[in-house]
RNA sequence: CGUUAUUAAAGGCAAAGUACACGAAAGUGUAAUAUCGCAAAGCCAUGGGUCUUUCAAAAGAUUGCCAGGUUGUAUAG
Numbered sequence: 001c002g003u004u005a006u007u008a009a010a011g012g013c014a015a016a017g018u019a020c021a022c023g024a025a026a027g028u029g030u031a032a033u034a035u036c037g038c039a040a041a042g043c044c045a046u047g048g049g050u051c052u053u054u055c056a057a058a059a060g061a062u063u064g065c066c067a068g069g070u071u072g073u074a075u076a077g
Base pairs, nucleotide, nucleotide: 003077004076005075006074012038013037018031019030020029021028022027036064042070043069044068046067047066048065049062050061051060052059053058
């Protein structure tokens, strides 16, 4: 340096609930808290799925739904 596997002990993220704000909605952001969980639960909306709006066409959301791409951490081989 590359690759494979494992680990939730420490450290990290943060579900749900709560408060405030944004949005037509789905949903999103911030704060505090946090074992519901996560070895990428870091980032990207590229493909699929699901959800919202719409007569349709389309537009939007979801990466903590699946896959893919990309950048990383500890231990061991």
The RNA shown here (c-di-GMP-I riboswitch aptamer) has 77 nucleotides and comes from Sulfurovum sp. NCBI's taxonomy places the organism under Bacteria, Pseudomonadati, Epsilonproteobacteria, Campylobacterales, Sulfurovum. Its mean pLDDT, the model's own confidence on a scale to 100, is 78. Its Rfam family is "c-di-GMP-I riboswitch aptamer". Rfam links the family to the GO term cyclic-di-GMP binding. The model forms 90% of the base pairs in the Rfam consensus. The sequence was found by an Rfam model in a public genome assembly.